[in-house]
RNA sequence: GGAGUCGGACGGGUCAUCGUCGCGAUCCUUCGGGAUCGGGGAGGAAAGUCCGGGCUUCGCAGGGCAGGACGCUGGAUAACGUCCAGGUGGAGUGAUCCACGGACAGUGCCACAGAAAACAGACCGCCGGUGAAAGCCGGUAAGGGUGAAACGGUGGGGUAAGAGCCCACCAGUCGCCACGGUGACGUGUCGAGCUAGGUAAACCCCGUCCGAAGCAAGACCAAAUAGGAAAGCGUUUGAGGCCGGCCCGGCUGAUGCUUUCGGGUAGGUUGCUUGAGGCCGUAGGCAACUGCGGUCCUAGAGGAAUGAUGACCACUCCCUUCGGGGAGUACAGAACCCGGCUUACAGUCCGGCUCCCGAC
Numbered sequence: 001g002g003a004g005u006c007g008g009a010c011g012g013g014u015c016a017u018c019g020u021c022g023c024g025a026u027c028c029u030u031c032g033g034g035a036u037c038g039g040g041g042a043g044g045a046a047a048g049u050c051c052g053g054g055c056u057u058c059g060c061a062g063g064g065c066a067g068g069a070c071g072c073u074g075g076a077u078a079a080c081g082u083c084c085a086g087g088u089g090g091a092g093u094g095a096u097c098c099a100c101g102g103a104c105a106g107u108g109c110c111a112c113a114g115a116a117a118a119c120a121g122a123c124c125g126c127c128g129g130u131g132a133a134a135g136c137c138g139g140u141a142a143g144g145g146u147g148a149a150a151c152g153g154u155g156g157g158g159u160a161a162g163a164g165c166c167c168a169c170c171a172g173u174c175g176c177c178a179c180g181g182u183g184a185c186g187u188g189u190c191g192a193g194c195u196a197g198g199u200a201a202a203c204c205c206c207g208u209c210c211g212a213a214g215c216a217a218g219a220c221c222a223a224a225u226a227g228g229a230a231a232g233c234g235u236u237u238g239a240g241g242c243c244g245g246c247c248c249g250g251c252u253g254a255u256g257c258u259u260u261c262g263g264g265u266a267g268g269u270u271g272c273u274u275g276a277g278g279c280c281g282u283a284g285g286c287a288a289c290u291g292c293g294g295u296c297c298u299a300g301a302g303g304a305a306u307g308a309u310g311a312c313c314a315c316u317c318c319c320u321u322c323g324g325g326g327a328g329u330a331c332a333g334a335a336c337c338c339g340g341c342u343u344a345c346a347g348u349c350c351g352g353c354u355c356c357c358g359a360c
Base pairs, nucleotide, nucleotide: 001356002355003354004353005352006351007350008349009348010347012313013312014311015310016309017308018307020041021040023038024037025036026035027034028033043331047342048341050340051339052338053337054336055214056213057212058211067210068209069208070207071206072086073085074084075083076082087100088099089098090097091096101205102204106203107202108199109198110197123144124143125140126139127138128137129136130135152170153169154168155167156166157165171195173192174191175190177188178187179186180185218270219269220268221267228261229260230259231258232257233256240252241251242250243249277296278295279294280293281292282291283290284289314329315328316327317326318325319324
């Protein structure tokens, strides 16, 4: 210098004017609110709503079934399907990346091709028998051919031809033992039977975990309506209602009337943002993370604010008579909160490591 790999930070800037949603102060008010000033107002993913937790209501003695999720080991954590450290296998020269219970418990499936797709199987070939021959019967998985995949490999013995049929070595499986490791597992010796297809995001088996619904949860205040409770009054000695207010009078009138409680619709308030919180230092730990100390407060709407315009600068693209001119600003936008995962993203900056080339 080039190529690559892993990780971190940022996500247009400044100013002015107008507007908008909360908050604080002051003033006014017809108590509904209004005015002025000050200060605050989207993200790294606010997204998808895929996991986990807090919180809330309902349910719940305990256990089980069903259903669902997860799945190598150890650790972290409030918890997790997340993270960290490792193990085994695979890809890569390497940094690094990817995968993860069980296919000898059982059942199912394996396109096309192929004779045969799993305790099977004879298409060609090889061998034996028969036959004049074509062919037929039988043996054979060594050879050919098909396929993503064909029932260990090499050599020798053996045989009619062959075959783990037998033997040696190698590979693999299972088992015992020894050693190392918390463990997954690794290393080594010995032995067995002779050889085992794939698929569990097919059913299933084993193990672990899970009560359900969600802030439109829920709580409080409370016009109205229905139904309810209590007290009082009242039924011919007539409460109450109607006849426009009062008296008389008339009519009506008994499961009635009045008051209170209670109920909880409209509406309002709350839940609501100080939290498993951020930053810095320090201690422990390989790390994830945790303890301690200091410091900071940083949106809270509810048909739903966070915007618009102008100037200068930055960046990208286009045009250019090289003076400049024009267009544009990634992905996307809070809605109870938090920890993750996944997905989208113009462009900028920083760091660790690997490989190649060159110079000293």